Source information
SAM riboswitch aptamer (S box leader) from a soil metagenome, 97 nucleotides, folded computationally. The prediction has a mean pLDDT of 84.
């Protein structure tokens, strides 16, 4: 500083797993997770270029490749319910790169 966008196959391997806790939803022996191979996606650093506080290229290092960070939990607003809750918006917290 970003997190509404992108990017899946083939082997092992065997029961859980989507970070923690709770609560939902969800993927999973039609083999999930994980690990390896190869491919891809991005462009954080990086390297070159235009020339500016930005733009292009390229892919060495890293990050990624189920679902928004899978959603919610704290606050502030707004709408609906008699209430109990329920929605929608911005914020935060906390996490990933």
């Nucleotide at each position: 500083a970003u997190c509404g966008a992108g990017a899946g196959a083939g082997g092992c391997u065997g029961a859980g797993g989507g970070a923690a806790c709770c609560g939902g939803c969800c993927c999973u022996g039609a083999g999930a997770c994980g690990c390896c191979u190869c491919g891809g996606c991005a462009a954080c650093c990086u390297g070159c270029c235009c020339c500016g506080u930005g733009g292009g290229c390229a892919a060495g290092g890293u990050g990624c490749c189920a679902a928004g960070c899978c959603c919610g939990g704290c606050c502030g607003g707004g709408c609906c319910g008699a209430g109990a809750g329920g929605c929608c918006c911005g914020g935060g917290a906390g996490g990933a790169u």